Small-subunit ribosomal RNA from a Nitrospiraceae bacterium, 1576 nucleotides, folded computationally. The coordinates come from a structure-prediction model, not an experiment, and the mean pLDDT is 85. It matches the Rfam family "Bacterial small subunit ribosomal RNA".
[in-house]
RNA sequence: UUGGAGAGUUUGAUCCUGGCUCAGCGCAAACGCUGGCAGCGUGCUUAACACAUGCAAGUCGUGGGGCAGCAGGCAGGUUUCUUCGGAAACCUGUGCUGGCGACCGGCGAACGGGUGAGUAACGCGUGAGCAACCUACCCUGAAGAGGGGGAUAACCCUGGGAAACCAGGGCUAAUACCCCAUAAGCACACGUUCCGAAAGGAACGUGUGAAAAGACGGCCUCUGUUUACAUGCUGUUGCUUCAGGAUGGGCUCGCGUUCCAUCAGGUAGUUGGUGAGGUAACGGCUCACCAAGCCAACGACGGAUAGCCGGCCUGAGAGGGUGAUCGGCCACACCGGGACUGAGACACGGCCCGGACUCCUACGGGAGGCAGCAGUGGGGAAUUUUGGGCAAUGGGCGCAAGCCUGACCCAGCGACGCUGCGUGGAGGAUGAAGCCCUUCGGGGUGUAAACUCCUGUCACCGGGGACGAUGUGCCAAGUAGCCAAUACCUACUUGGCGUGACGGUACCUGGAGAGGAAGGGACGGCUAACUACGUGCCAGCAGCCGCGGUAAUACGUAGGUCCCGAGCGUUGCGCGGAAUUACUGGGCGUAAAGCGCGCGUAGGCUGGUCAAUAAGUCAGGGGUGAAAUCCCUCGGCUCAACCGAGGAAUUGCCUUUGAUACUGUUGACCUUGAGUCCGGAAGAGGUUGGCGGAAUUCCCGGUGUAGCGGUGAAAUGCGUAGAUAUCGGGAAGAACACCAGUGGCGAAGGCGGCCAGCCAGAACGGUACUGACGCUGAGGCGCGAAAGCGUGGGGAGCAAACCGGAUUAGAUACCCGGGUAGUCCAUGCUGUAAACGAUGGGUGCUGGAUGCUGGUUCCAUAGAGGAGUCAGUGUCGAAGCUAACGCGUUAAGCACCCCGCCUGGGAAGUACGGCCGCAAGGUUGAAACUCAAAGGAAUAGACGGGGGCCCGCACAAGCGGUGGAGCAUGUGGUUUAAUUCGAUGUUACACGAAGAACCUUACCAGGGCUUGACAUGCAGUGUGUCGUAGCUGAAAGGCUACUAUCUACCUUUUGGUAGAGCGCUGUGCAGGUGGUACAUGGCCGUCGUCAGCUCGUGCCGUGAGGUGUUGGGUUAAGUCCCGCAACGAGCGCAACCCCUGUCCUUAGUUGCCAGCGGGUAAUGCCGGGCACACUAAGGAGACUGCUGGCGAUAAGCCGGAGGAAGAAGGGGAUGACGUCAGGUCAGUAUGCCCCUUACGCCCUGGGCUACACACGUGCUACAAUGGCCGGGACAGAGGGAAGCGAAUCCGCGAGGUGGAGCAAAACCCAGAGACCCGGUCCCAGUUCGGAUUGUAGGCUGCAAUUCGCCUGCAUGAAGUUGGAAUCGCUAGUAACGGCCGGUCAGCCAUACGGCCGUGAAUACGUUCCCGGGCCUUGUACUCACCGCCCGUCACACCCCGAAAGUCGGUCUUGCCAGAAGUCUUCGAGCUAACCCAUCGAAAGAUGGGAGGCAGAAGCCGAAGGCAGGAUUGAUGAUUGGGGUGAAGUCGUAACAAGGUAGCCGUAGGAGAACCUGCGGCUGGAUCACCUCCUUU
Repeated sequence: UUGGAGAGUUUGAUCCUGGCUCAGCGCAAACGCUGGCAGCGUGCUUAACACAUGCAAGUCGUGGGGCAGCAGGCAGGUUUCUUCGGAAACCUGUGCUGGCGACCGGCGAACGGGUGAGUAACGCGUGAGCAACCUACCCUGAAGAGGGGGAUAACCCUGGGAAACCAGGGCUAAUACCCCAUAAGCACACGUUCCGAAAGGAACGUGUGAAAAGACGGCCUCUGUUUACAUGCUGUUGCUUCAGGAUGGGCUCGCGUUCCAUCAGGUAGUUGGUGAGGUAACGGCUCACCAAGCCAACGACGGAUAGCCGGCCUGAGAGGGUGAUCGGCCACACCGGGACUGAGACACGGCCCGGACUCCUACGGGAGGCAGCAGUGGGGAAUUUUGGGCAAUGGGCGCAAGCCUGACCCAGCGACGCUGCGUGGAGGAUGAAGCCCUUCGGGGUGUAAACUCCUGUCACCGGGGACGAUGUGCCAAGUAGCCAAUACCUACUUGGCGUGACGGUACCUGGAGAGGAAGGGACGGCUAACUACGUGCCAGCAGCCGCGGUAAUACGUAGGUCCCGAGCGUUGCGCGGAAUUACUGGGCGUAAAGCGCGCGUAGGCUGGUCAAUAAGUCAGGGGUGAAAUCCCUCGGCUCAACCGAGGAAUUGCCUUUGAUACUGUUGACCUUGAGUCCGGAAGAGGUUGGCGGAAUUCCCGGUGUAGCGGUGAAAUGCGUAGAUAUCGGGAAGAACACCAGUGGCGAAGGCGGCCAGCCAGAACGGUACUGACGCUGAGGCGCGAAAGCGUGGGGAGCAAACCGGAUUAGAUACCCGGGUAGUCCAUGCUGUAAACGAUGGGUGCUGGAUGCUGGUUCCAUAGAGGAGUCAGUGUCGAAGCUAACGCGUUAAGCACCCCGCCUGGGAAGUACGGCCGCAAGGUUGAAACUCAAAGGAAUAGACGGGGGCCCGCACAAGCGGUGGAGCAUGUGGUUUAAUUCGAUGUUACACGAAGAACCUUACCAGGGCUUGACAUGCAGUGUGUCGUAGCUGAAAGGCUACUAUCUACCUUUUGGUAGAGCGCUGUGCAGGUGGUACAUGGCCGUCGUCAGCUCGUGCCGUGAGGUGUUGGGUUAAGUCCCGCAACGAGCGCAACCCCUGUCCUUAGUUGCCAGCGGGUAAUGCCGGGCACACUAAGGAGACUGCUGGCGAUAAGCCGGAGGAAGAAGGGGAUGACGUCAGGUCAGUAUGCCCCUUACGCCCUGGGCUACACACGUGCUACAAUGGCCGGGACAGAGGGAAGCGAAUCCGCGAGGUGGAGCAAAACCCAGAGACCCGGUCCCAGUUCGGAUUGUAGGCUGCAAUUCGCCUGCAUGAAGUUGGAAUCGCUAGUAACGGCCGGUCAGCCAUACGGCCGUGAAUACGUUCCCGGGCCUUGUACUCACCGCCCGUCACACCCCGAAAGUCGGUCUUGCCAGAAGUCUUCGAGCUAACCCAUCGAAAGAUGGGAGGCAGAAGCCGAAGGCAGGAUUGAUGAUUGGGGUGAAGUCGUAACAAGGUAGCCGUAGGAGAACCUGCGGCUGGAUCACCUCCUUU
């Protein structure tokens, strides 16, 4: 020293950039809901709109004449009374006294009060100056106040007028007016001296000139009258002149003071001079003349806006905003102009004129100005009482009393603000009721209430009751001064008296009673606070992000909670946060941002040394920085707000003294910056002229013949009139292969054959010269690719436009054939590019490595070379920087100097305006409106008509199918009363369904039931219940009849009571294949049996994230090896498990039979045996173990041996992290919603089996590798008790009969078939094929009509190998063949699940299709390419521009006319003062003069008129673009190589995005090559 917080929102995520939004504080506020009290503040921000009514500036009689009115006195009169003195009342007179309307006069009215229209200015602020000024009242000092004069208002009279008011005549006063005198230190003129830098000032002298007013009190000392008076004295006050002060003002100057440059030039009194006028005063302030200046990018002129400041709000501050209330200044007073008076005004409540408006009017003429206080209308979102009082403070006048004061002090109204207080306090339940939630247990509201005991603030009633009041004043007394004076007067002291609007208020006190006093907003995140119901992208919310489409903490309501509280929210505005204009304190390679490049003006900045100076700078002092406010301390209201006192502060300006490092200035010097000179050398540097060869095209001629050309493929085109090809000759134009190189030169654009001329620049070396001469550079000037424009040439090739041909859905394109501008030259314009290193110029500093170019030094040389150095040009990299990428001595590092530029996206580089251009257009360059983002870099994915590597029946190679036929089956569609529901690309469709005639069954029709078909509790009741039977009915159901029970207890043994069971009634409830698979569990499909997916620690990165997991090999594999900032680990892979292939052991019936024996027609039939087979338990076996080669000595691969099996032997089970809101609420479970005499339940019948069609999956075929007939072989695995069912017999057969045997290594199903042998058929719609139909049967079953299977006979359809397309399979596989099983009464099974038999072909290979894995690359994708996204058109709404014009505002030019008024001139008319003359004794009169006035003329001059101009606003048929909008239309331009790389400039063309030409850029992918770098 007291002071600094952030958050939300761009993304899948990240960092950065960047905008938007919020939290804070504030307000002269308004609005919504609500509202108890008090204090202090505050209150038309809009119409400077218009104003009714009242009040807001008067006062002085101690200036004056006066006396209308009032009071008193005096005088007179009348009346009444009388104590006869008189008194009272009234009337008249009297300015006599107090006073006083109006008037003359003085002062004030220029203050105070209001408002902010105007003003961008010396208006304001600050600081100076006036030697260029004024200042009434006030103070101080000096001097004075003598003498005279003439009027005039009031008043009176007369007259005019409706009025306002006016005119004439007459009288009168003054502190009104005038003259004379006197007067200096006053004023003016001249002179002298002195001072000052000067303008000028001061002093002195001379000359001339200019003043005045009295009033009041007291007194009689002086004077005079005279006896209380004054012209006397005295006091007070006023007056005059001068000087000074104070106060207030005037003028001038430095500095500061909003925005627009789309306002760039302005200016004729303009700038200066001389002279004059004018003013208080300087001054073009005004005028005449002379000169031609003056202002301006340091922003003139113009336009817009605005009163300025102290302060106020905000902020850490610096700043930003603001200029209410209070204070200072300014300006204004209905609008415009003008002066008068005055010390002061060009005057808010004064005057004159013009204008608009309002009012009065007798129509002739008059009156008025609330932006004073109240108040009214109007406007507006919005702002108060026509209040009280001068008691206080202040002001005017006055000697004073006092009067006046809407200034002011108070009160009233408004939660408008700030502040304080209250609406009660204590106790009170394991916690009432109500309400809400609930997992139904409970929880919340909640000590909250009730209830008990208290208290009494505020409000209410009663009583008391202020401070603010002191001074002045009056009365009395005293002291002092003055004086002749004890008067008066003045000053001071004491005592007394009197004065309060607020207000009977504050405050104090008594009383009663918890009695009268709580709301508002919010509760998704930011942001403190959560549940239920309702709603269902509706209604609505919303500050931003965003909520709402049936489980909404986001809408609405409720309960609860949070925040604040007589308030709470909302809206608006300001600052903050915002470092988001960055002075403090930002940036510009890619985010917005470096001018295309140079030369150079102003400006800014500027090397070394010495000296001087002291402007900047620093330090001390002085002045100022008003008060109030803010801050600190103390104090006053009970506290606080509020108020008072003191201090601090006021960061500034001025001044003075000093310091001198730095900057500046001046002087002198220096050489390193800069430049000059000399030398040799490099270069596509510029420009002009000439020359050259190759190639293209054209022309001529020769040879030669049918094609050429062109493309992805073609065609148009050329060619038999001879092309193309080839040879020779010729013409013309343009461009210069190789050399050629991240080589060179140039400022950039750019520059390329050779030679010559001319011109310019740089580097190096020398170190002779100059001596800071430098850097940058707003404006300015010049250069400036391509395209384009003008004029004139030229024109070979190429080639916008254009014409054809293709391609295509189209093809105004890409491709092809032609082809004009143009490209070229000269000359003149244009002035833009991705004019890029997206990087302005200059200087200095800061490690290196390695190339190239030019120069040069040294060393060594035959040469190559080596070591340096300067300049240039590349690459990689340290530190450092960076958001990252990257930059890195060629900086994007560290610093300094100068310039340019940026401030969210779009609108838009557009519009309007200006400038430039022949045009095209360029340059400068907005806004409305709209969005909550737009962006940069990097990350992880995904994707690519990107790349690399690899895999898979993915392709290829094969075999067999599907797609065609008939049938079966599923689906779509259609139909239907219903054809129940679900599954829908791969991953639905012989799927759920491993069995729809009834049942199933969920659907439909009809008939029925209602505690229900099923579960369980309670209450009541019955016990005629179970069962059997009858009737009715299609059944369910309904009605009826008969009729038994069990247990316990009591008992009179007839029975009774209770219970069980059962029924009925009622009530809780049951029930739902109703909805939601997008609320869910579980289970499943799929990618995919693909090789992946992750974690811990460490490391790298700001971070997302990376590393590990990438790399080199290898594998089926993230399998393994090696390497490596990684080291390990987990889920996956593999292995462990099952089946199978070989062998062994054990066991030996129901299996087997080699040997032995017995037996038969025959047979393991029997004894016996367990060797074999088999069965089913256990074990062995295979591991790249051995070996050769390859590989890296590894992992492993290739081959071999052995082996039943060889590199995972074959098959199965096993499915990582996850994806698809994949599938399933109809398997089951389950939240929520819905139905409850029905969406539940029962029944009968029907339907799920429909049939013009379409698709999927299959079966059977089309035949001879076959069909048929006959004969003959060989399996495995299964099933069987409501079952399999043998033999036997019957039937052609299905089947029937029969019932043995078998709960099964035993019996049965059970004949396997393809196959083999023999025969037949002979290529045909057949002896193929079997559909369809007829008929006769069988079986199951309650029942085969809808709607079963089987059999016999008969019938004998399509079909002759299947278009486009498409599927499966790599070995015991495909294909072919049969067998069994589950479900099941039966079966629509050709399906599904298994089993064995027979048993192939092919794989060169990975270019291509599909899917996948890893690495890499691009990306504008992340719902992730089924992505994103562009433009026209159509519709709706909004905004802006243009527009024939139209209507206004403002400013301005010229001219006309010209009010009031100042000034000038005239002024014959009028005229008291002063002067002169004449007359008169005088008073005075007359005349003249001076002066003044009326009047007139002139200059200027406001409003006004005419003509024009500039600028700005409004509006305008129509028109142009832009923005937004839900799922409109056309295409597909861009993002990937975006399918023709994109983009920039320019030109042409086209529905549109766009296309094409020319030049440019990389901010282009990919492959190859070249060059360079690093490492070895």